[in-house]
Context: one part of a larger RNA
RNA sequence: GGAUGAACGCUAGCUACAGGCUUAACACAUGCAAGUCGAGGGGCAGCGCUGGGGUUGCUUGCAACCCCUGGCGGCGACCGGCGCACGGGUGAGUAACGCGUAUCCAACCUACCCCCAACCGCCGCACAGCCCGCCGAAAGGCGGAUUAAUUCGGCAUGAGGUCCGGCGACGGCAUCAUAUCCGGACGAAAGGUAUUUUACCGGUUGGGGAUGGGGAUGCGUCCGAUUAGGCAGCAGGCGGGGUGACGGCCCACCUGGCCCGCGAUCGGUAGGGGUUCUGAGAGGAAGGUCCCCCACAUUGGAACUGAGACACGGUCCAAACUCCUACGGGAGGCAGCAGUGAGGAAUAUUGGUCAAUGGGCGCAGGCCUGAACCAGCCAAGUAGCGUGUGGGACGACGGCCCUACGGGUUGUAAACCACUUUUGCGCGGGGAUAACAAGCGGGACUUGUCCCGCCCUGCAGGUACCGCGCGAAUAAGGACCGGCUAAUUCCGUGCCAGCAGCCGCGGUAAUACGGAAGGUCCGGGCGUUAUCC
Numbered sequence: 001g002g003a004u005g006a007a008c009g010c011u012a013g014c015u016a017c018a019g020g021c022u023u024a025a026c027a028c029a030u031g032c033a034a035g036u037c038g039a040g041g042g043g044c045a046g047c048g049c050u051g052g053g054g055u056u057g058c059u060u061g062c063a064a065c066c067c068c069u070g071g072c073g074g075c076g077a078c079c080g081g082c083g084c085a086c087g088g089g090u091g092a093g094u095a096a097c098g099c100g101u102a103u104c105c106a107a108c109c110u111a112c113c114c115c116c117a118a119c120c121g122c123c124g125c126a127c128a129g130c131c132c133g134c135c136g137a138a139a140g141g142c143g144g145a146u147u148a149a150u151u152c153g154g155c156a157u158g159a160g161g162u163c164c165g166g167c168g169a170c171g172g173c174a175u176c177a178u179a180u181c182c183g184g185a186c187g188a189a190a191g192g193u194a195u196u197u198u199a200c201c202g203g204u205u206g207g208g209g210a211u212g213g214g215g216a217u218g219c220g221u222c223c224g225a226u227u228a229g230g231c232a233g234c235a236g237g238c239g240g241g242g243u244g245a246c247g248g249c250c251c252a253c254c255u256g257g258c259c260c261g262c263g264a265u266c267g268g269u270a271g272g273g274g275u276u277c278u279g280a281g282a283g284g285a286a287g288g289u290c291c292c293c294c295a296c297a298u299u300g301g302a303a304c305u306g307a308g309a310c311a312c313g314g315u316c317c318a319a320a321c322u323c324c325u326a327c328g329g330g331a332g333g334c335a336g337c338a339g340u341g342a343g344g345a346a347u348a349u350u351g352g353u354c355a356a357u358g359g360g361c362g363c364a365g366g367c368c369u370g371a372a373c374c375a376g377c378c379a380a381g382u383a384g385c386g387u388g389u390g391g392g393a394c395g396a397c398g399g400c401c402c403u404a405c406g407g408g409u410u411g412u413a414a415a416c417c418a419c420u421u422u423u424g425c426g427c428g429g430g431g432a433u434a435a436c437a438a439g440c441g442g443g444a445c446u447u448g449u450c451c452c453g454c455c456c457u458g459c460a461g462g463u464a465c466c467g468c469g470c471g472a473a474u475a476a477g478g479a480c481c482g483g484c485u486a487a488u489u490c491c492g493u494g495c496c497a498g499c500a501g502c503c504g505c506g507g508u509a510a511u512a513c514g515g516a517a518g519g520u521c522c523g524g525g526c527g528u529u530a531u532c533c
Stems, first nucleotide, its partner, number of pairs: 001533004006529005013385005019378002021343001026341003030338003035082003040079002043075002047073003051068007089296003098221008108213002113209007121155004131144005161186006171176001191201003222268003229259003234256004239251003271293004275286004298319005321332004349375001351374003357371001358369004388419004398410004424470006433460001439454007477522005482503003488517005498505002
């Protein structure tokens, strides 16, 4: 000198963009953060309607109220499907195939999506809910009866699927080997909606794709030798188990190996990378925001479900902590968004909207979305703008300094004159972000797809921005002035009070302390502290 997720002191007008618990992976009140589908299903708690009955008012066919009614719209709870493994948070652990890069899998999986081929026949048993009864303070639980389905089960059909046996080309280092063929065995399904012939949304099997993942290997990846030896499933083999798959991953048996001075093992520290800072570069340092990967979800362990988890807002067990209790027993997990306490030098609102982008579900309308987009707070950063502009005295007043009393300086600075109006205040105008989808009308044809037109949809927000009016009006400070280092005089103090980054100042004329005047530097900032180059 540059840099920072900074903090502290003094000061502070506006706008845009980016940023904001680096400490206790400390504890958390409250609200929200993952639902959706009635076009899978039985139903009907609440709402609206239809139909029936009753009462009241009475313009005798209308209104209000009450009861009944799943017939309709719809729908709390329930069964079922899909999602909840994404998105969002954090950096504790991890020195590791964790990450980066490159290669391999003839050793693997992949829901939804796309393409191709084929199929969807017959039957049955349950369990929620509802009903009845019981236990419990609660959380919740038990028994009985009855029941639907795209739930579950059985039988059928079934290929180029799987397995077994046979033949065996091309290929492969090799174990191997479906490219074709033959025989045998096994193995599937679900319906819904509609103007009920068309069609759409689904279901099943097989093959291929895409996407996402799993595994293996080469190389790279911090400090310490005041850590020199380490290892018992430890190294390899044969056989088996297990897995989607390879493998000591696990097991029985056999062998005795394997790693290490090119640093094993042990200890310490640490998420890794893209990148960021600095530097002419080489290099050094860092890994906050954003993106990719990993790991974790109070601590430790485990599996279940599922295409996918060993699962932040799922389950079970153990532990610590907090809360409720009728003392028998229960409930909880903010490292999601806000917010609270604590810790700390230190880090924000218990805000708005799903309008856009994206995600989940749904044929769709749509619903959900603290993802996201916006707004709020903070000079904590970067950039832009302003706090006026021109004229104006051989130079006012005041301040300070010198003095041979003439002066010098503050200083064109002020006053005063003319002008401007960014900003400010007032009034008025004010678009983009919206493209859709859906609905309506028209057209084409493979009648549910495409095209055209109309209509509808904006949180931010009457914001940004623009115009007019008013009026210099609303807006400058901080540090320093002995040398390094740019900028000096006076007064006070008297080794005191104090300063200080280093050298060093201060003991009666201090350019170094404190004040003043003047000056220098930077400027909505300026200094100090901390850290890196």